[in-house]
C1' cells in the first nucleotide's frame, strides 16, 4: 500500500427494514438468626458524519478503532 472482517449496556454476545434483547456484573427489596443460594424490581444503548426509505442496529457512501490475510 491492497483485500476482508469487526464495532450494540460495566463485561460477553443476539436481533429477517417495523416493540433493541439474553447472560453476567452492579444497586435496592423479599427470604435467612446472619451470610450464601433463590426470587422480584431497577440501572445503563446501536463507533462518527451523510444518504435511501413512511420507517435503518439492519441497505448505500465517507471517515475512525481493532483484528486477519496478501505484498
Nucleotide at each position: 500500500g491492497g483485500a476482508c472482517a469487526u464495532g450494540u449496556a460495566g463485561c460477553a454476545c443476539a436481533a429477517u427494514g417495523g416493540g433493541a434483547g439474553u447472560g453476567u456484573a452492579c444497586a435496592c427489596g423479599a427470604u435467612u438468626g446472619a451470610a450464601g443460594c433463590u426470587c422480584g424490581u431497577g440501572c445503563c444503548g446501536u463507533g462518527g458524519g451523510g444518504g435511501u426509505u413512511c420507517g435503518a442496529u439492519u441497505c448505500c457512501c465517507c471517515c475512525c478503532u481493532u483484528g486477519u490475510c496478501c505484498a